RNA sequence: GUCAGGGUAGCUCAGCCGGUUAGAGCACGCCACUCAUAACGGCGAGGUCGGGAGUUCGAGUCUCCCCCCUGACA
Numbered sequence: 001g002u003c004a005g006g007g008u009a010g011c012u013c014a015g016c017c018g019g020u021u022a023g024a025g026c027a028c029g030c031c032a033c034u035c036a037u038a039a040c041g042g043c044g045a046g047g048u049c050g051g052g053a054g055u056u057c058g059a060g061u062c063u064c065c066c067c068c069c070u071g072a073c074a
Stems, first nucleotide, its partner, number of pairs: 001073007010026004019057001028044004050066005
């Protein structure tokens, strides 16, 4: 340099045929349980969906540009 895959919560990821409120597990806070701690249980907080522009009534999802990560080839 070319090609492919990826970037969504603090971490690991789902969400793919564009549609109502953006989710799970772990971690975190509170409550409950316990003599106490852990585990289990309940509740809660936490997101400019990498950045920008476009298409559309509507974009995490489609298109374009840019940034970053991984792999293959040269």

Description
The RNA shown here (transfer RNA) has 74 nucleotides and comes from a bacterium. Rfam family: tRNA. It is annotated as a transfer RNA. Its mean pLDDT, the model's own confidence on a scale to 100, is 82. The sequence is in RNAcentral, with records from ENA.